[in-house]
Context: one part of a larger RNA
RNA sequence: ACCGGCGAGUUAUGAUAGUCAGCGAGGUUAAGCAGGAGAUGCGGAGCCGAAGCGAAAGCGAGUCUGAAAAGGGCGAGUAGUUGGAUGUCAUAGACCCGAAACCGAGUGAUCUAGCCAUGACCAGGUUGAAGUUGGGGUAAAACCCGAUGGAGGACCGAACCGACCCCCGUUGAAACGUUGGCGGAUGAGUUGUGGCUAGGGGUGAAAUUCCAAACGAACUCGGAGAUAGCUGGUUCUCCCCGAAAUAGCUUUAGGGCUAGCGUCAGGGUAAAGUAGCGUGAAGGUAGAGCACUGAAUAUGUGAUGGCCCCAUCCCGGGGUACUGAACAUAAUCAAACUCCGAAUGUCACGAAAACAUACCUGGCAGUCAGACAGUGGGUGAUAAGGUCCAUUGUCAAAAGGGAAACAGCCCAGACCAUCAGCUAAGGUCCCAAAAUAAUUGCUAAGUGGAAAAGGAAGUGGAGAUGUCCAGACAACUAGGAGGUUGGCUCAGAAGCAGCCACCCUUUAAAGAGUGCGUAACAGCUCACUAGUCGAAUGACUCUGCGCCGAAAAUUUACCGGGGCUAAGCAAUAUACCGAAGCUAUGGAUUUACAUUUAAGAUGUGAGUGGUAGGGGAGCGUUCUAUCAUCGGAGAAGCAUGAUCGUAAGGACAUGUGGAGAGGAUAGAAGAGAGAAUGCCGGU
Numbered sequence: 001a002c003c004g005g006c007g008a009g010u011u012a013u014g015a016u017a018g019u020c021a022g023c024g025a026g027g028u029u030a031a032g033c034a035g036g037a038g039a040u041g042c043g044g045a046g047c048c049g050a051a052g053c054g055a056a057a058g059c060g061a062g063u064c065u066g067a068a069a070a071g072g073g074c075g076a077g078u079a080g081u082u083g084g085a086u087g088u089c090a091u092a093g094a095c096c097c098g099a100a101a102c103c104g105a106g107u108g109a110u111c112u113a114g115c116c117a118u119g120a121c122c123a124g125g126u127u128g129a130a131g132u133u134g135g136g137g138u139a140a141a142a143c144c145c146g147a148u149g150g151a152g153g154a155c156c157g158a159a160c161c162g163a164c165c166c167c168c169g170u171u172g173a174a175a176c177g178u179u180g181g182c183g184g185a186u187g188a189g190u191u192g193u194g195g196c197u198a199g200g201g202g203u204g205a206a207a208u209u210c211c212a213a214a215c216g217a218a219c220u221c222g223g224a225g226a227u228a229g230c231u232g233g234u235u236c237u238c239c240c241c242g243a244a245a246u247a248g249c250u251u252u253a254g255g256g257c258u259a260g261c262g263u264c265a266g267g268g269u270a271a272a273g274u275a276g277c278g279u280g281a282a283g284g285u286a287g288a289g290c291a292c293u294g295a296a297u298a299u300g301u302g303a304u305g306g307c308c309c310c311a312u313c314c315c316g317g318g319g320u321a322c323u324g325a326a327c328a329u330a331a332u333c334a335a336a337c338u339c340c341g342a343a344u345g346u347c348a349c350g351a352a353a354a355c356a357u358a359c360c361u362g363g364c365a366g367u368c369a370g371a372c373a374g375u376g377g378g379u380g381a382u383a384a385g386g387u388c389c390a391u392u393g394u395c396a397a398a399a400g401g402g403a404a405a406c407a408g409c410c411c412a413g414a415c416c417a418u419c420a421g422c423u424a425a426g427g428u429c430c431c432a433a434a435a436u437a438a439u440u441g442c443u444a445a446g447u448g449g450a451a452a453a454g455g456a457a458g459u460g461g462a463g464a465u466g467u468c469c470a471g472a473c474a475a476c477u478a479g480g481a482g483g484u485u486g487g488c489u490c491a492g493a494a495g496c497a498g499c500c501a502c503c504c505u506u507u508a509a510a511g512a513g514u515g516c517g518u519a520a521c522a523g524c525u526c527a528c529u530a531g532u533c534g535a536a537u538g539a540c541u542c543u544g545c546g547c548c549g550a551a552a553a554u555u556u557a558c559c560g561g562g563g564c565u566a567a568g569c570a571a572u573a574u575a576c577c578g579a580a581g582c583u584a585u586g587g588a589u590u591u592a593c594a595u596u597u598a599a600g601a602u603g604u605g606a607g608u609g610g611u612a613g614g615g616g617a618g619c620g621u622u623c624u625a626u627c628a629u630c631g632g633a634g635a636a637g638c639a640u641g642a643u644c645g646u647a648a649g650g651a652c653a654u655g656u657g658g659a660g661a662g663g664a665u666a667g668a669a670g671a672g673a674g675a676a677u678g679c680c681g682g683u
Base pairs, nucleotide, nucleotide: 001683002682003681004680005679006678011092012091013090014089015088016087017086019084020083021082022081023080026048027047028046032042033041034040052059053058062074063073064072065071095233096232098230102223103222104221105220106219107218113197114196115195116194117193118192119191120190121189122187124156125155126154127152131148132147133146134145135144136143160184161183162182164181165180168177199215201211202210208217236618237617238616239615240614241613246259247258248257249256250255260367261366262364263363264362265361266360267359273355274354277350278349279348280347281346287340288338289337293334294333295332297330298329299328300327301326305322306320307319308318309317310316370395371394372393373392374391375390376389377388378387379386400411401410402409415587416586417585418584420583421582422581426577427576428575429562430561431560435574438572439571440570441569442568448564454548455547458545459544460543461542462541463540465538466537467536475532476531477530478529479528481505482504483503486500487499488498511526515524516523588608589607590606591605592604593603594602595601596600619672621669622668623667624666625665626664627663629661630660637656638655639654640653641652643650644649
């Protein structure tokens, strides 16, 4: 891992609801006794109900309050009760498995820590303390030299004890080891045997170390099925309906309670409900506005204050490129501004027609992590597949078609069958079903098939406006002069560094000069003019489609691919394809109504996606009771097969097997496995 078996809402006692049954103003026994430990009988104690109100005395269809014949509160109009099964709740382990822990009583120092008692062990080599002694030395000492001596948590190094480094080993030879090197090795040394200390404890040269291979509190058994708002699991089928991820409160936030939303049963008024229409109403959003509150710009007038001048004995006078209240004009801004003010939405009323709810009572729930998308907002950075509200949709709990693939987007809501038809979104060259279709334009960029500010004689359309056969635009030929080198400045400044002015003349025309250039001149050129030529040309606005701007990491890789100049884009009018949509035909089932029947049928209409969850109807397993059966002329079980039923499932035939078995109707449950890192066995 697979296969097989086992494996989870039970039981007791109460409560409550509907349901079935008995009796009914009543219903019913409990213990106990008899009996066969049964059925049944006896047993009326007790319980519930038939009357309530009041704190109570008490009164009573009333009573309490009260001064009250008032008012008000609670009552009074009868249906209950006992048992069965069912749903749910309570108390119990209470659907099953699962802690880490807590407590009690014991067992452990044969491992290990410390200690006690008694024993044992430490090759060899080195160093050479004190002391002693001989000699020297001294007044005597001290002191010096030699010898002797044999000290030391002394030195080197085996046994022994340890464990610093690397390899190997890492389903090992070994649950800590091996090879090689390494530390201590007469000491706080190592070790044998026996003993002592025990878990709220011991022991500790101290590391939360050790206390029998896992010690921040050992192990064993017990309390014990501790508790687990947590995780996992929870076993047959079909039919009907079908949620929520919100509010309030919560030592509450991944839990709960009540409400909201689901389902089932019952109920009555009479239609309350939903959508549209009409009438009326409240409101202060979008927008707008500046009348208030504030913000904010420019100009004008300009108070107050400052500064300057005149005067200065007092009264003062003048100026101001300072300040800038207030007012006026113009033009603005606001979630916490409003002189105004919608659309929607909301509420009430009304009428007719449509649909089929709405409401009340009760049983049972689940839900309290929501997701994305569109729209209106807050927050954030007018970031996020961000976050928080509102509103709608989808997903959740929804399959099908489209979007290449793609819960939340677009279309559309799957009862079943069909080798029938029509459509939606989206498509129609090939992959790949359907137009290599039609008309009119556009695009040349593979734009289409990613992107901005910004840039450009790309190209199409529209508009307004100059010049032009009295000859435009472009090109070519010629001119482009004089006063004058304008004045100033300057070393110089002569059209052309800079400042000021920008006139006059000759002219067809020619600036006190457009650019290049010179040290300054010179030189080239332009404006401007004439000629040649002969028909268009210049600048601008709006707009369609394009261009540049445009660099990334495994592989082309920003059309799904091939490929496309339409098979791209815009507009128009057709045809076709295309889904589980709609239709057609047949069938199943639910429900409303009608008709029949008497519990089924027929007809018509409307339904039949579905998680949590509610309700309904069934299949199968084991056992029990009753009835009728089968079986050595072959039961169960097993194997195979082309069988029946809407499903769970049920028959039949053949073989195998060799002794029990099923059917009908009821009843009772150890009653259905694929999942629980499930348990046991096998392979």
A computed fold for a 683-nucleotide part of an RNA from Beduini sp., annotated as large-subunit ribosomal RNA, domain II. Its mean pLDDT, the model's own confidence on a scale to 100, is 86. RNAcentral holds the full RNA, with entries from ENA.